A computed fold for a 96-nucleotide RNA from a Planctomycetota bacterium, annotated as TPP riboswitch aptamer (THI element).
It matches the Rfam family "TPP riboswitch aptamer (THI element)". Gene Ontology term of the family: thiamine pyrophosphate binding.
The model forms 95% of the base pairs in the Rfam consensus.
NCBI's taxonomy places the organism under Bacteria, Pseudomonadati, Planctomycetota.
The prediction has a mean pLDDT of 75.

RNA sequence: UGGUUCCACUGGGGGUGGCGCUGACGGGUGCCUGAGAAUAAACCCCUCGAACCUGACCCGGGUCGUACCGGCGUAGGAAAGUGAAAUGACUGAUAC
Numbered sequence: 001u002g003g004u005u006c007c008a009c010u011g012g013g014g015g016u017g018g019c020g021c022u023g024a025c026g027g028g029u030g031c032c033u034g035a036g037a038a039u040a041a042a043c044c045c046c047u048c049g050a051a052c053c054u055g056a057c058c059c060g061g062g063u064c065g066u067a068c069c070g071g072c073g074u075a076g077g078a079a080a081g082u083g084a085a086a087u088g089a090c091u092g093a094u095a096c
Base pairs, nucleotide, nucleotide: 001092002091003090004089005088007083008082009081010080011046012045013044014043016040017032018031019030020029021028022027052077053076054075058071059070060069061068
């Protein structure tokens, strides 16, 4: 000294399971994991993309049970633009 990260605005993408009780159904409620378990106008993610989907009624472990944990996964898909300031972190270049 440049860039990225963080942040903001606008736009977009996505998931909402398991067990118990109750109820004719819709639903309600407690508990478990998680950022989020369907309205919260919340949460997460937008190519430096594991948010999320396919594989998958998958495999191993664990649990009352579950996409609970790990593998699968250097797999195949998947939604972007702009911008301000200072500091920290990372990184490039230059000088001493």